[in-house]
Description: Glycine riboswitch aptamer, 126 nucleotides, folded computationally. The RNAcentral record of the sequence draws on Rfam and Ribocentre. RNAcentral records the identical sequence in 2 taxa. Of the family's consensus pairs, 90% are formed in the model. Its Rfam family is "Glycine riboswitch aptamer". Rfam links the family to the GO term glycine biosynthetic process.
RNA sequence: UCACUCUGGAAAGCAGGCGGCGCGGAAGAUCGCGGCGUCUCACCGAAGGGGUAAGUGCGACGACGGCCCACCGCAUCCGCGGGGGCAUGGCGGCGCACAAUCUUUCAGGUCCGAAGACAGAGCGGG
Repeated sequence: UCACUCUGGAAAGCAGGCGGCGCGGAAGAUCGCGGCGUCUCACCGAAGGGGUAAGUGCGACGACGGCCCACCGCAUCCGCGGGGGCAUGGCGGCGCACAAUCUUUCAGGUCCGAAGACAGAGCGGG
């Protein structure tokens, strides 16, 4: 770090409309219940996905700094300015990359159950 097993594991609608299906009741009109699909409104954040300050890393850029010179100018000297060469440092803003139980709510979810980030234990692989 990955798979599997066991255990723990939050929030928020038993909302309303429509459709067809199943079950049950009824002589019938039709009624009740269940889950499904879809629409509307309200809501939740812990499958998955998206976003992110600071910080860190990388990149180009900018101004600045270091060392050397048998070159030029100025200066009585110490030096100063210019030019050339070399290696390299931090600084500045910019761009890119990187996390979360933060944030978003696309997806998902909103009695119970199931699911569930994450955590503990076990076992095995890399």